[in-house]
RNA sequence: GACCGGACGGUCGCUCUCCGCAAGGAGGGAGGAAAGUCCGAACUCCGCAGGGCAGUGUGCCGGAUAACGUCCGGGAGGCCGGGUUCAAGCCCGGUCGACGGAAAGUGCCACAGAAAACAUACCGCCCCGUCGUCGCUGUGGGCCUGAGCUAUUCGAUCCGCUUUCUGAGCGAGUCGGAAGAGUUGGGCUCAGAGCGACGGCGGGGUAAGGGUGAAAAGGUGCGGUAAGAGCGCACCGCCGCGGCAGUAAUGCAGCGGGCAUGGCAAACCCCACACGGAGCAAGACCAAAUAGGGAGGAAGCUCGGCUUCGGCCGGGCACGUGCCGGCUCGGUGCGUCAAACCUUCGGGUAGGUCGCUAGAGCCGUUCAGCAAUGAGCGGCCCAGAGGAAUGACCGUCCCGCCGCAAGGCGGACAGAAUUCGGCUUACAGGUC
Numbered sequence: 001g002a003c004c005g006g007a008c009g010g011u012c013g014c015u016c017u018c019c020g021c022a023a024g025g026a027g028g029g030a031g032g033a034a035a036g037u038c039c040g041a042a043c044u045c046c047g048c049a050g051g052g053c054a055g056u057g058u059g060c061c062g063g064a065u066a067a068c069g070u071c072c073g074g075g076a077g078g079c080c081g082g083g084u085u086c087a088a089g090c091c092c093g094g095u096c097g098a099c100g101g102a103a104a105g106u107g108c109c110a111c112a113g114a115a116a117a118c119a120u121a122c123c124g125c126c127c128c129g130u131c132g133u134c135g136c137u138g139u140g141g142g143c144c145u146g147a148g149c150u151a152u153u154c155g156a157u158c159c160g161c162u163u164u165c166u167g168a169g170c171g172a173g174u175c176g177g178a179a180g181a182g183u184u185g186g187g188c189u190c191a192g193a194g195c196g197a198c199g200g201c202g203g204g205g206u207a208a209g210g211g212u213g214a215a216a217a218g219g220u221g222c223g224g225u226a227a228g229a230g231c232g233c234a235c236c237g238c239c240g241c242g243g244c245a246g247u248a249a250u251g252c253a254g255c256g257g258g259c260a261u262g263g264c265a266a267a268c269c270c271c272a273c274a275c276g277g278a279g280c281a282a283g284a285c286c287a288a289a290u291a292g293g294g295a296g297g298a299a300g301c302u303c304g305g306c307u308u309c310g311g312c313c314g315g316g317c318a319c320g321u322g323c324c325g326g327c328u329c330g331g332u333g334c335g336u337c338a339a340a341c342c343u344u345c346g347g348g349u350a351g352g353u354c355g356c357u358a359g360a361g362c363c364g365u366u367c368a369g370c371a372a373u374g375a376g377c378g379g380c381c382c383a384g385a386g387g388a389a390u391g392a393c394c395g396u397c398c399c400g401c402c403g404c405a406a407g408g409c410g411g412a413c414a415g416a417a418u419u420c421g422g423c424u425u426a427c428a429g430g431u432c
Base pairs, nucleotide, nucleotide: 001432002431003430004429006397007396008395009394010393011392012391014029015028016027017026018025019024031413035424036423038422039421040420041419042418043279044278045277046276055275056274057273058272059271060074061073062072063071064070075099077096078095079094080093081092082091083090084089100270101269105268106267107264108263109262122210123209124206125205126204127203128202129201130200131199132198133197134196135195136194137193139191140190141189142188143187144186145185146184148183149182150181152179153177154176155175156174157173159171160170161169162168163167218236219235220234221233222232223231237259238257239256240255241254243252244251245250283354284353285352286351293345294344295343296342297341300317301316302315303314304313305312306311318336319335320334321333322332323331324330361380362379363378364377365376366375367374368373398411399410400409401408402407
């Protein structure tokens, strides 16, 4: 990373569909995530002149797809490992991801640190001056000391020469002694000079090195320098220019430039692109009872009393209508403004039906493509409830743990609710 995620059988139930007059029978019945509801769609209803502001989202390039913030391929970058190079770097493999813009602007960069962006200097390195200490070199003065040498001098002795042949003299040598002169060695001390080292102070240079930090003002090497530094050179990086290759991101080599431009946009912001809202409790159809709404329906006048001035009560006559009645008369009830009543229309509720499961479907295979994926062919039908079924028990086996054994205990995460594509999260154990 992929896959499986207890198996088989029996009994009794639940739900849906079909068959049946019925009794009953036959068949289907949770997942890889059914979860989170984070993206994207289908579907449905509402809204909608056009433009802008605001807001939200996306953000390297190409492709896949119904669509996506998903997937595939590629590019550049970070990290890890290996190889190579003096080193920087380069090459190979793996891995990671919100990967447009930081020389449009604004803002921020804690702590630490000299300094966090108009640069700066803590330690260090270097130069100059000055002071001190030490060392070395050489100079001069003084003192002490040793003895060498030189010359002088005394004594002894040997040799040679001269001679007056005794002695003496002269010359050279050896040994010993003395004095003190010269010279010299050593030590101590004083003065001042030069050089070097170290330290203090002051002035200056530097940004190599150290140190701080997530990040330090291009990197590595060589030269160069007082020490240093793109100061110079080579390579790497960077910037600019045009060229070539590639659909593109981008890459490659060349020329020019010693280098300007720290980081953060998951800070505001800028740029480009996209975006109406609600969601199956969407929504569509049928449609009670009761209540309410609209329209319509036959027939009225008068007297008296009361009054809160709206009406109410009583009487008379008339009319409508129900009942008694075959009909009329008559009797009787009710009504004659409105209300009630009757008829009718329309909306809504309960309830019912649809939406609702044949689909961007599943399995197999062939072809195209690096792949995501697509196309063709063949086969299959695989939950559709509506307070909501999908369960319980038993047996055999499997796996794990405990136990000497008989045997016992346990079998993850979790459960449809319009559907689909993704992402994320959870998951005992097992397989590859």
Background: The RNA shown here (Bacterial RNase P class A) has 432 nucleotides and comes from a soil metagenome. Of the family's consensus pairs, 94% are formed in the model. The coordinates come from a structure-prediction model, not an experiment, and the mean pLDDT is 75. Rfam family: Bacterial RNase P class A. Gene Ontology terms of the family: ribonuclease P activity, dimeric ribonuclease P complex and tRNA processing. The family's RNA type in Rfam is ribozyme.